[in-house]
Molecule: transfer RNA
Organism: archaeon
RNA sequence: GCCCUUGUAGCUUAACGGCGGAGCGACUGCUUCGUAUACGAUUACGUUGAAAGAGCAGUAGGUUGAGGGUUCAAAUCCCUCCAAGGGCU
Numbered sequence: 001g002c003c004c005u006u007g008u009a010g011c012u013u014a015a016c017g018g019c020g021g022a023g024c025g026a027c028u029g030c031u032u033c034g035u036a037u038a039c040g041a042u043u044a045c046g047u048u049g050a051a052a053g054a055g056c057a058g059u060a061g062g063u064u065g066a067g068g069g070u071u072c073a074a075a076u077c078c079c080u081c082c083a084a085g086g087g088c089u
Stems, first nucleotide, its partner, number of pairs: 001088007010024004018072001026059007038047003065081005
């Protein structure tokens, strides 16, 4: 220098040119659990009950790497650039 692949939410990833979704994570609520604490008893019990954990429900979070073009419509097709990986010389 040339060629190929990839780039989507915090992370992992879906999406025939026709509604950008899922899992994990985050947050909120409810439930569960019954420890710490506190109270009352005094054969070791009863009541209360955070936090963490578990279950369920919900909410938020994306200018789809950047810019431009084609199209009624682009994450998707075309051009340039950027980044990562691979190959050739």